[in-house]
Formats: sequence, C1' cells, structure tokens
RNA sequence: GGCACCAUAGCCAAGCGGUAAGGCAGGGGCCUGCAAAGCCCUAACCCCCGGUUCAAGUCCGGGUGGUGCCU
Repeated sequence: GGCACCAUAGCCAAGCGGUAAGGCAGGGGCCUGCAAAGCCCUAACCCCCGGUUCAAGUCCGGGUGGUGCCU
C1' cells in the first nucleotide's frame, strides 16, 4: 500500500427493510426463620457523518477503531 471481515446493554451475543431475541452481571419483588437455589419484573433507538426509502440495526458512500490475509 491492496483486499476481506467485524463494531448492537457493564460483558457475551441474535437480528438479513416494518418500532432490537437470549444468557451472565446489576436493580426491585415473591419464596425462606435467614440465606442459597428457584420464579416474576426491570434497563440498549444499534461506533460517527451523510445518502436511498413511506419506513434503515439491516441497503449505499465516507470516516474512525479492531482482526485477518496479501505485497
């Protein structure tokens, strides 16, 4: 220098155009003599800027960061 992939909650991680699953951790509650375990409830407009669209986490362009391959 070229190419590819990745960026979603404190952490891990789904999503493939129609208002964002799940797990762990955290908070509240139930249960218990107290705890543990178990059960219920609870929080994210998605790395940034712009574009397309009635509608964008999702498609397109640019940027930033990370990983890998090639030279």
Overview: Transfer RNA from an uncultured Clostridia bacterium, 71 nucleotides, folded computationally. Its Rfam family is "tRNA". Rfam classes the family as a transfer RNA.